[in-house]
Molecule: Glycine riboswitch aptamer
Organism: Mangrovicoccus algicola
RNA sequence: AUAGCCCAGCCGGGAGAGCGCGGAUCAUCCGCCGCCGAAGGAGCAAUCGCCCCGAAAACUCUCAGGCAAACGGACCGGCUGGGGGUC
Numbered sequence: 001a002u003a004g005c006c007c008a009g010c011c012g013g014g015a016g017a018g019c020g021c022g023g024a025u026c027a028u029c030c031g032c033c034g035c036c037g038a039a040g041g042a043g044c045a046a047u048c049g050c051c052c053c054g055a056a057a058a059c060u061c062u063c064a065g066g067c068a069a070a071c072g073g074a075c076c077g078g079c080u081g082g083g084g085g086u087c
Base pairs, nucleotide, nucleotide: 001086002085005083006082007081008080009079010078011077012076013075018033020032021031022030023029024028034067035066036065040063041061042060043059047055048054049053
């Protein structure tokens, strides 16, 4: 100096599923039934490997979270900063 890599912050986009019923005090809490998967968490391969075993996801489960709006939200794009790599 610098595009791709990693981390953090900011901005924008961002799905699904009952404005369910009852009791308290709308938010929220408790109880009941029905649902959703894209915070987090957990599980698995005929694949891979260092092969008695270990390793993944947008797959699976639904513990947690969520089911009007708001908040949140994996992931994507942009900007800034730092690290790494390269020159």